Transfer RNA from Podarcis muralis, 72 nucleotides, folded computationally. Model confidence (mean pLDDT): 81 of 100. Rfam family: tRNA. Rfam classes the family as a transfer RNA. Lineage of the source: Eukaryota > Gnathostomata > Sarcopterygii > Sauria > Podarcis.
[in-house]
RNA sequence: GGGGCUGUAGCUCAGUGGUAGAGCACAUGUUUUGCAUGCAAAAGGUCCCAGGUUCAAUCCCUGGCAUUUCCA
Numbered sequence: 001g002g003g004g005c006u007g008u009a010g011c012u013c014a015g016u017g018g019u020a021g022a023g024c025a026c027a028u029g030u031u032u033u034g035c036a037u038g039c040a041a042a043a044g045g046u047c048c049c050a051g052g053u054u055c056a057a058u059c060c061c062u063g064g065c066a067u068u069u070c071c072a
Stems, first nucleotide, its partner, number of pairs: 001071004006066002010024004018055001028040003048064005
């Protein structure tokens, strides 16, 4: 210098056009003398950035940024 993968909750990841979910973690209540476990309910997201297409974009297109990998 060139090509590819990835970017979504604190972490690991689903979701492939119709306004986003799970597990773990954190905090609360309950259970216990106390801790752990179990149970209940909840909180936490401008879906990396900018533009375009569309009635509507996490999703499609373009260009960036970051990470990772391959080639030179």